Predicted 3D model of a 75-nucleotide RNA (transfer RNA) from an uncultured Anaerolineae bacterium. It matches the Rfam family "tRNA". The family's RNA type in Rfam is transfer RNA. The prediction has a mean pLDDT of 81.
RNA sequence: GGCCCUAUAGCUCAAUGGUAGAGCAGCGGACUUUUAAUCCGUUGGUUGUAGGUUCGAGUCCUACUAGGGUCACCA
Repeated sequence: GGCCCUAUAGCUCAAUGGUAGAGCAGCGGACUUUUAAUCCGUUGGUUGUAGGUUCGAGUCCUACUAGGGUCACCA
C1' cells in the first nucleotide's frame, strides 16, 4: 500500500429498508435482623464521522476515522 471484517445504551449483543430492543449494570421499591440472592418497576441512544439514494436508512451507496484480519512490497 491492496483486499476483507467490525463500530448500535455504561458493558455484551439483537433489530427483513417500515415504532431502535434484550441481558447485565445503574436507580427506586418489595422481601430479609442485615448483606447476598430473588421478585416488581424504571432511567439510559448524535446507531463511529460527513455526505448520497429513498416516501422512509442501524440496514443500501461514497469518502473518511478507529480497531482487527489477510496479502504484497521494502529491508